This is a predicted structure of a 105-nucleotide RNA (SAM riboswitch aptamer (S box leader)) from Aquibacillus sediminis.
The model forms 94% of the base pairs in the Rfam consensus.
It was read from a public genome assembly, where an Rfam model found it.
The source organism's lineage runs through Bacteria, Bacillati, Bacillota, Bacilli and Aquibacillus.
[in-house]
C1' cells in the first nucleotide's frame, strides 16, 4: 500500500507546562495563530478492539490495557439525480474523497 466493513452536525484546558512559527490532509476558498500555531508532557473526552461486570439479548455499565479524539459539520468543497429560484445560487439524498477503528491480503 491495497481490499472488505462501521462511524463522522453531539463531547473534551475561552487561565496548565514546554515551545517558539507555523497550522486547519490535497486544490481553491474561508479561517486559527505572538492576546503565542505544530511538536512534547500533563489534563480531558469518546466508548471502535480487548478486559471486568451485567442481561433473554452486540441489554447495559466501568474506562483497567490498545487506539482514537480535544476550533469552525469531514471548516466548505468533486460528480451525480430531485426540488426551489429570472438569475447568481440554495436545500435534500446518492456517490466519491478523506479521518478513525475493526478485520482480511
Nucleotide at each position: 500500500c491495497u481490499c472488505u466493513u462501521a462511524u463522522c452536525a453531539a463531547g473534551a484546558g475561552a487561565a496548565g507546562g514546554u515551545g517558539g512559527a507555523g497550522g486547519g490532509g490535497a486544490u481553491g476558498g474561508c479561517c486559527c495563530a505572538g492576546c503565542g500555531a505544530a511538536g512534547c508532557c500533563c489534563g480531558g473526552c469518546a466508548a471502535c478492539c480487548g478486559g471486568c461486570g451485567u442481561u433473554g439479548a452486540u441489554u447495559u455499565g466501568c474506562a483497567c490495557g490498545g487506539u482514537g479524539c480535544u476550533a469552525a459539520a469531514u471548516c466548505c468543497u468533486a460528480c451525480a439525480a430531485c426540488a426551489g429560484g429570472a438569475a447568481a445560487u440554495u436545500g435534500u439524498u446518492g456517490u466519491g474523497a478523506g479521518a478513525u477503528g475493526a478485520g482480511a491480503g